[in-house]
The RNA shown here (c-di-GMP-I riboswitch aptamer) has 106 nucleotides and comes from a bacterium.

């Protein structure tokens, strides 16, 4: 002080899932509870993947103003509803990258 994780010793974390809280959701945090991790400590730089509140246009529907029209077809206007896109929102237990760091072995 570098690599590296067989056997160990002392331990750590705690996955689905349950319940409660926070939140448009993703997901987060407590308790419970163990798939399972040598960093499954921590940190959103970089990939990568989750969610779509706002926003963006545009297609359908739904009912509504208003202009045309002898009847029928149309335009415009702005509201909801579902779809499509997009994090400023997230995932560290998805990968890379930084950092700290028990024991043991070279």
């Nucleotide at each position: 002080u570098g690599a590296u994780g067989a056997a160990a010793a002392g331990g750590g974390c705690a996955a689905a899932u349950u319940c409660g809280u926070a939140g448009a959701a993703a997901u987060g945090c407590g308790a419970a509870g163990a798939c399972g991790c040598a960093a499954a400590g921590c940190c959103a730089u970089g990939g990568a993947c989750c969610u779509a509140a706002g926003c963006a246009a545009u297609u359908a529907g739904u009912a509504g103003a208003u202009c045309a029209a002898c009847c029928u077809c149309g335009g415009u206007c702005a509201a909801c509803u579902a779809a499509u896109g997009u994090a400023u929102g997230g995932u560290a237990g998805c990968c890379a990258g930084g950092u700290u760091g028990c024991c043991g072995u070279c």